A computed fold for an 81-nucleotide RNA from Microbacterium sediminis, annotated as Glycine riboswitch aptamer. The sequence is in RNAcentral, with records from MGnify. Its Rfam family is "Glycine riboswitch aptamer". Rfam's curators write: This family represents the bacterial glycine riboswitch.
């Protein structure tokens, strides 16, 4: 890396349209475990000692993205190769 197995939150909401057993779209409420921004303990420098300036992790926040019935994606975790 690759497979294969567990894997969670929130409306089957409304309204149009259309090639209609579904898909799109457009308002509203909401999630948070692809992804991605943030700040913070801290650290380094400079410095006229006030303070500037950099680095900086998450399951935290923040919901850009992405999601909200099944499907299908999914941080993470266990086996194999």
């Nucleotide at each position: 890396a690759c497979u294969c197995u567990g894997g969670a939150g929130a409306g089957c909401g409304u309204c149009c349209g259309c090639g209609u057993g579904g898909c799109g779209g457009g308002c509203c409420g909401c999630c948070g475990a692809a992804g991605g921004g943030g700040a913070a303990c801290g650290u380094g420098c400079c410095u006229a000692c006030a303070g500037g300036c950099g680095c900086g992790a998450c399951a935290c926040u923040c919901u850009c993205a992405g999601g909200c019935a099944u499907c299908a994606g999914g941080a993470c975790a266990g086996a194999g190769u």